[in-house]
Molecule: Bacterial RNase P class A
Organism: Alphaproteobacteria bacterium
RNA sequence: CCAGAAGGCUGGACCGCCGCCGGAUCGCAAGAUUGGGAGGAAAGUCCGGACAUCAUGGAACAAUGGAACCGGAUAACCUCCGGCGGGGGCAACCCCAGGGAUAGGACCACAGAGAAGAUACCGCCUGCAUGGCUUCGGCUUUACAGGUAAGGGUGAAAAGGUGCGGUAAGAGCGCACCGCGCACGUGGCAACACGGGUGGCAGGGCAACCCCUUCCAGAUGCAAGACCAAAUAGGAAUCCCGCGGCGGCAACGCCAGUUCCUGUUCCAGAGCGAGGGGUUCGGGUUGGACGCUUGAGCCAGCAUGUGAAUGCUGGCCUAGAGGAAUGGCGGUCUACAACAGAAUCCGGCUUACAGGCCUUCUGGUUUU
Numbered sequence: 001c002c003a004g005a006a007g008g009c010u011g012g013a014c015c016g017c018c019g020c021c022g023g024a025u026c027g028c029a030a031g032a033u034u035g036g037g038a039g040g041a042a043a044g045u046c047c048g049g050a051c052a053u054c055a056u057g058g059a060a061c062a063a064u065g066g067a068a069c070c071g072g073a074u075a076a077c078c079u080c081c082g083g084c085g086g087g088g089g090c091a092a093c094c095c096c097a098g099g100g101a102u103a104g105g106a107c108c109a110c111a112g113a114g115a116a117g118a119u120a121c122c123g124c125c126u127g128c129a130u131g132g133c134u135u136c137g138g139c140u141u142u143a144c145a146g147g148u149a150a151g152g153g154u155g156a157a158a159a160g161g162u163g164c165g166g167u168a169a170g171a172g173c174g175c176a177c178c179g180c181g182c183a184c185g186u187g188g189c190a191a192c193a194c195g196g197g198u199g200g201c202a203g204g205g206c207a208a209c210c211c212c213u214u215c216c217a218g219a220u221g222c223a224a225g226a227c228c229a230a231a232u233a234g235g236a237a238u239c240c241c242g243c244g245g246c247g248g249c250a251a252c253g254c255c256a257g258u259u260c261c262u263g264u265u266c267c268a269g270a271g272c273g274a275g276g277g278g279u280u281c282g283g284g285u286u287g288g289a290c291g292c293u294u295g296a297g298c299c300a301g302c303a304u305g306u307g308a309a310u311g312c313u314g315g316c317c318u319a320g321a322g323g324a325a326u327g328g329c330g331g332u333c334u335a336c337a338a339c340a341g342a343a344u345c346c347g348g349c350u351u352a353c354a355g356g357c358c359u360u361c362u363g364g365u366u367u368u
Stems, first nucleotide, its partner, number of pairs: 001364010012333007020037002023034004039339001043350002046348005051221004056268007064217005069083005084098001085096004099212002104210002107205002121152002123148005129142001131140003160178006179201001180199003184195004225290001227288002235281007244255004257272004297316008
């Protein structure tokens, strides 16, 4: 200097005048003074929670959804960190929906002989017959029978790979090495790795196809929810289960009955109680303040840890609108400016993004 990899920051600033929202102080009030006021993704609504409500709670089965190598982090997660295994890359690094294919089923187009307990198209070898040639050793054409899967072809993939021996020709048929299975030893928390031993030993892929195994999971959501005020029709229709018993002069009490977040069963509990519950139509309420911003918060330092992160100390308070607040004018600087606007809050993931800046690492070239 060129090419690449990983991580991070910023993403307009300042001044003046007028205007908008909210806080603090002063003031009876009007108002005055003084601070603050959209993001790194506020987007998507793909996950996880905090918080709130729901007479329901426990157990089992089923359904639905999710997860799946090992060990950690976290409030939790389909997130993150570190490793193991597999794949890509010269490398730095990147990717993996990473349990099971001997529980069972489906699929693998076309090509090819044959695509899973699947095959013999071209071939190779042997036997016999026939035609031709012959130096009488044999060569060759055609047909039939038997053996073969080493060579060739098709394909993404074809009965482990390479080599040697052996055979009529071949084949783990035998051997060596690799691969695979089994048991053992060593290292590691573990996934797993390494080591020697032993066995000629297996008929492919695919489960982000159905499925099997193990584990996890209540629903709804700030338009949640609680409060104050006000108003109305104590409305109408229809359906399901039940309408019985005991005590009491009576009022009433107890039981039965009925209902209780996807389904069924059991147990417990609760509401109403001769009633309980469902569906549809219709009427009233659209007002007020609350929830509403102090948070699993942010910044800095130290300690522990490979790291994600955790702990301690100190400092800071940083939008709360309500049909929805940051706009207009002028000036200066400058990098000439992209994607884009909170609505209960937080942790992730994904997507969009002009320009500028920083750190570390890999490969190549050149000369000092």